[in-house]
RNA sequence: GUCCCCGUGGUGUAACGGAUAACAUACCUGCCUUCGAAGCAGUUGACUGGAGGUUCGAUUCCUCCCGGGGACA
Numbered sequence: 001g002u003c004c005c006c007g008u009g010g011u012g013u014a015a016c017g018g019a020u021a022a023c024a025u026a027c028c029u030g031c032c033u034u035c036g037a038a039g040c041a042g043u044u045g046a047c048u049g050g051a052g053g054u055u056c057g058a059u060u061c062c063u064c065c066c067g068g069g070g071a072c073a
Base pairs, nucleotide, nucleotide: 001072002071003070004069005068006067007066010025011024012023013022018056028042029041030040031039049065050064051063052062053061
């Protein structure tokens, strides 16, 4: 330099172009316990890497950029 893949709560993952972006775990609160762990219940937390475009509607499709990984040179 060329090409390919990935980027969504703190973490790990979902989401045929269509409802308020879901689940697990963690954190926090309560119950339980002598205290803690475990268990049970509940709460909080991401406008989806950034900017545009297509569309009635974009996490999803297109373009550029940023970051990470890989292949080739």
Predicted 3D model of a 73-nucleotide RNA (transfer RNA) from a Candidatus Wildermuthbacteria bacterium. Its mean pLDDT, the model's own confidence on a scale to 100, is 81. It matches the Rfam family "tRNA". The family's RNA type in Rfam is transfer RNA. Rfam links the family to the GO term triplet codon-amino acid adaptor activity. RNAcentral holds the sequence, with entries from ENA.